[in-house]
RNA sequence: CUCUUAUCUUGAGCGGUGGAGGGACUGGCCCUGCGAAACCGCGGCAACCUUCAAAUUUUAAUUUGAAAGGUGCCAAUUCCUGCAAAGUAGUACUUUGACAGAUGGGGG
Numbered sequence: 001c002u003c004u005u006a007u008c009u010u011g012a013g014c015g016g017u018g019g020a021g022g023g024a025c026u027g028g029c030c031c032u033g034c035g036a037a038a039c040c041g042c043g044g045c046a047a048c049c050u051u052c053a054a055a056u057u058u059u060a061a062u063u064u065g066a067a068a069g070g071u072g073c074c075a076a077u078u079c080c081u082g083c084a085a086a087g088u089a090g091u092a093c094u095u096u097g098a099c100a101g102a103u104g105g106g107g108g
Stems, first nucleotide, its partner, number of pairs: 001108008013042005021031003025082001027080002043074003047071004051066006078100001083097006
């Protein structure tokens, strides 16, 4: 980088450097000199994987808990939306699914 699979309504800060941007993209709408991005230090959240223990039971899987580790994450539902269908009412709203995206695991 790519294929595949699971999840995505919860939760999580302070300081320093830095100086104008950022929220993936479109269109909106937000955050931001009461300092954006990025980097550093300490802290935290909790998802998947690894380890251990217990329970269920079809002995191979599921559930719960704990600790440490490997990534990840710490504004707003993935901020909403983008394509399709349905509903309701008069051109908007709602619901479902998909596309796209993010993160973990496995394969190439």
This is a predicted structure of a 108-nucleotide RNA (SAM riboswitch aptamer (S box leader)) from Oceanobacillus saliphilus.
Of the family's consensus pairs, 89% are formed in the model.
It matches the Rfam family "SAM riboswitch aptamer (S box leader)". Gene Ontology term of the family: regulation of gene expression.
The source organism's lineage runs through Bacteria, Bacillota, Bacilli, Bacillaceae and Oceanobacillus.